Record summary: This is a predicted structure of a 172-nucleotide RNA (Lysine riboswitch aptamer). Its Rfam family is "Lysine riboswitch aptamer". Its family is annotated with lysine biosynthetic process in the Gene Ontology. From the family's description: Riboswitches are metabolite binding domains within certain messenger RNAs that serve as precision sensors for their corresponding targets. The sequence was found by an Rfam model in a public genome assembly.
RNA sequence: CGCCUUGAUAGAGGCGCGGGCUUCAUCAGUACUUUUCGGUAAGGCCAGGCAGCCGCCGCAAAGGAAAGGGAAUACCGCCGAAGCUCCACAGGUGCCUGAGCCUGUGCUGCUGGGUCGGCAGAGAAUAUCUGCCGGACUGUCACAAAGUUCUUUGUGAAGCGCUAUCGGUGCA
Numbered sequence: 001c002g003c004c005u006u007g008a009u010a011g012a013g014g015c016g017c018g019g020g021c022u023u024c025a026u027c028a029g030u031a032c033u034u035u036u037c038g039g040u041a042a043g044g045c046c047a048g049g050c051a052g053c054c055g056c057c058g059c060a061a062a063g064g065a066a067a068g069g070g071a072a073u074a075c076c077g078c079c080g081a082a083g084c085u086c087c088a089c090a091g092g093u094g095c096c097u098g099a100g101c102c103u104g105u106g107c108u109g110c111u112g113g114g115u116c117g118g119c120a121g122a123g124a125a126u127a128u129c130u131g132c133c134g135g136a137c138u139g140u141c142a143c144a145a146a147g148u149u150c151u152u153u154g155u156g157a158a159g160c161g162c163u164a165u166c167g168g169u170g171c172a
Stems, first nucleotide, its partner, number of pairs: 001170004007166005014079001016078004022072003032063004037058004043054003046098005082111003087106007112138002115135008140157008
């Protein structure tokens, strides 16, 4: 110096990441239920078939949610933490076919980190999330310069990075 499925172990970054519980807001005075009134006639429950259930729609009055998504404290697990994503498979949504949605596993690709702004998409949403672009900040490393021995400034790179210690093997 190279290789060892990214050799092994430990560690740093900071408005750092994830998890379930609790609380809160939103969803929403919505869905739904009951009652009155009005309309309508073979339909409604994602599409087709089977089975099952129910008439259906609208105004008003009374009652009145939940899930998904989110925020916060503490706790727990952590530092590719993790997130999103392509594809495949499995499970759930009464059964079969299809679509959609949800969950899991494997896998592809992207992202150093959070933050702010713009645009697009998702979303009930102004919350929030994701992608792209841009700004400043921040950690690491490389290079250059200055002061001079660890700081500053500038440029660049990416977590397959960086720091510390240790091991196997090969070459010089």